[in-house]
Context: one part of a larger RNA
RNA sequence: UUGUAUUGAAGGAACUCGGCAAAUUGACUCUGUAACUUUGGAAUAAAGAGGGUUUUAAUCAAAGAAAUUUUUUUAAAAUGACAUAAAAUAGGGGGUAGCGACUGUUUAUUAAAAACACAGGUCUCUGCAAAAUCGUAAGAUGAAGUAUAGGGGCUGACACCUGCCCGGUGCGAGUAGGUUAAAAGGAUAAGUGCAAGCUUAAAAUGGAAGCUCUUGUAAACGGCGGCUGUAAUUCUUGACGGUCCUAAGGUAGCGAAAUUCCUUGUCGGGUAAUUUCCGACCUGCAUGAAUGGUGUAACGACUUCCCCACUGUCUCCAAUACAAGUUCA
Numbered sequence: 001u002u003g004u005a006u007u008g009a010a011g012g013a014a015c016u017c018g019g020c021a022a023a024u025u026g027a028c029u030c031u032g033u034a035a036c037u038u039u040g041g042a043a044u045a046a047a048g049a050g051g052g053u054u055u056u057a058a059u060c061a062a063a064g065a066a067a068u069u070u071u072u073u074u075a076a077a078a079u080g081a082c083a084u085a086a087a088a089u090a091g092g093g094g095g096u097a098g099c100g101a102c103u104g105u106u107u108a109u110u111a112a113a114a115a116c117a118c119a120g121g122u123c124u125c126u127g128c129a130a131a132a133u134c135g136u137a138a139g140a141u142g143a144a145g146u147a148u149a150g151g152g153g154c155u156g157a158c159a160c161c162u163g164c165c166c167g168g169u170g171c172g173a174g175u176a177g178g179u180u181a182a183a184a185g186g187a188u189a190a191g192u193g194c195a196a197g198c199u200u201a202a203a204a205u206g207g208a209a210g211c212u213c214u215u216g217u218a219a220a221c222g223g224c225g226g227c228u229g230u231a232a233u234u235c236u237u238g239a240c241g242g243u244c245c246u247a248a249g250g251u252a253g254c255g256a257a258a259u260u261c262c263u264u265g266u267c268g269g270g271u272a273a274u275u276u277c278c279g280a281c282c283u284g285c286a287u288g289a290a291u292g293g294u295g296u297a298a299c300g301a302c303u304u305c306c307c308c309a310c311u312g313u314c315u316c317c318a319a320u321a322c323a324a325g326u327u328c329a
Base pairs, nucleotide, nucleotide: 001324002323003322004321005320006319007318008317010315011314014313019310028050029049030048031047036041038157052079053078054077055076056075057074058073061070062069063068092308093307094306095305097303098302099300100299104116105115120155121154122153123152124151125150126149132141133140134139158295159294160293161292163224164223165222168221169220170217171216172215173214174213177212178211179210184205188201189200190199191198192197225244226243227242228241229240253287254284265281266280267279268278269277
């Protein structure tokens, strides 16, 4: 000097991206326990109290013929070092918000999460030699199952809900007309030949699926507007009106949000002071309904902010033990 431990005056997060690390708490018995809630929980919530040994008195139970012995509980006093779960092992706690309902799963070797899964919801395919999948095939899985079954897609407990658009793309159904391949068809033309004929080219007609066409379908892929006039009231706002475009113009909700550029938006709360946080506002650059919307008890080695306790994280470092290193002997 470094490492691993232990201790520390006064202060107690002033440290720091951030209480990271450390400290606090801890088992048992008794008391006591809030909001909220899906009535199960939340909950060991929180917050408190107790303890050894000796003596005396009372008390409970058992054994014994009895004396008595052992045992339970309570009270009073004493003792001892301010220590008795005497060492070790053994939750710090509370509040707010976000995300995900939950237990679970994951990047073996930098990511454990808000990602994946999940029960539940919904759409779609499949009538059994099922659909789907593997295989050239035989065959196999599906399934020794049979639509309360099996495959695929999306969403993701629960509660309240899930608006408008079928113009485009996709899918389903329909099929009169149009378009349309090879067949079929063969007008007509050419070559050759004395001729019969042979060969070649070939129009109309004809013609399946597909496309076109008609219609349905958004918990299919997806989409969900401009400009402008006007009031009580000077300004402002715009219930109301006009006009253009569109398939239809964003409904309920939520909203500076894991989404807000301008932005440290404005107001309120918290602080002596806060670009974070919480509650509102709505001017949503560029929210929005199973690419689910909004809530939500419980849960989380998740993320944000605040408070109590606690501490060498810090003000500001110091001491001790052990180990290593260096130097000297």
The part of an RNA shown here (large-subunit ribosomal RNA, domain IV) has 329 nucleotides and comes from a seawater metagenome. Model confidence (mean pLDDT): 85 of 100. Rfam family: Bacterial large subunit ribosomal RNA.